[in-house]
């Protein structure tokens, strides 16, 4: 250089923080108010390089046919920025680059 499905959606993980709840401490009221995530909660956010399960799609294979069954499976990666209340394996992004 080129090619391929380097599919898409949902629930979940590891992760992440601190809007709201709870928790704690102070303060002061009668139910506030500040403050802490150095807070191991609910609840939020959430992976290309994680995990399932539906669905497309390609390509064999069987079937009059409708459909059914098989097979896809590689992935090292900053720095900066972005968004939210904040971060992040989230977004730029399978991006620069490295190989």
């Nucleotide at each position: 250089c080129a090619a391929a499905a380097u599919g898409u959606u949902u629930u979940c993980u590891a992760g992440g923080g601190u809007u709201c709840c709870g928790c704690a401490a102070u303060u002061g009221u009668c139910c506030g108010a500040u403050u802490g995530g150095u807070c191991c909660g609910g609840a939020c956010c959430g992976a290309g390089a994680g995990a399932a399960a539906a669905c497309u799609c390609a390509c064999g294979g069987c079937u009059a046919a409708c459909g059914c069954c098989g097979u896809g499976c590689c992935a090292c990666g900053g720095a900066g920025g972005g968004a939210u209340a904040a971060a992040a394996g989230c977004c730029c992004g399978g991006g620069a680059g490295a190989g």
Guanidine-I riboswitch aptamer from Caldibacillus debilis, 99 nucleotides, folded computationally. Model confidence (mean pLDDT): 81 of 100. The RNAcentral record of the sequence draws on Ribocentre.